This is a predicted structure of a 109-nucleotide RNA (TPP riboswitch aptamer (THI element)) from Pseudovibrio sp.
The organism belongs to Pseudovibrio, within Bacteria.
RNAcentral holds the sequence, with entries from Ribocentre.
Its mean pLDDT, the model's own confidence on a scale to 100, is 78.
It matches the Rfam family "TPP riboswitch aptamer (THI element)". Its family is annotated with thiamine pyrophosphate binding in the Gene Ontology.
The model forms 100% of the base pairs in the Rfam consensus.
[in-house]
RNA sequence: UCUAACCAAUGGGGGUGCUCGGUAGUGACUGCCGGGCUGAGAGGCGGAAGGCCAACUCCUAGAACCUGAUCCGGGUCGUGCCGGCGGAGGGAAUUGGGAUGAGUACCAA
Numbered sequence: 001u002c003u004a005a006c007c008a009a010u011g012g013g014g015g016u017g018c019u020c021g022g023u024a025g026u027g028a029c030u031g032c033c034g035g036g037c038u039g040a041g042a043g044g045c046g047g048a049a050g051g052c053c054a055a056c057u058c059c060u061a062g063a064a065c066c067u068g069a070u071c072c073g074g075g076u077c078g079u080g081c082c083g084g085c086g087g088a089g090g091g092a093a094u095u096g097g098g099a100u101g102a103g104u105a106c107c108a109a
Stems, first nucleotide, its partner, number of pairs: 001102002006097005011059004017037009043053003065090003071084004
């Protein structure tokens, strides 16, 4: 001097799905009540729209998330539920602390 993990500040990105039972409406479907699945997260407000708030999470060494995708295979009551696609394309960061490791210069022996 550079620097991993990790921590913090400020700023930014992101998703919020599926389903069973009961109940109301003729029904499609929707509202309400209760339960279940996955997940870090499925909460609240609202007539509705992630529109707002909260929580959670991710921020380029980027698998948070989006696209392809009304995709393919498996499984499920059902859903990105699992796997493939696939390290394919896109995708939001700076600063400070921090010590691990490395390098350079000088001094001494």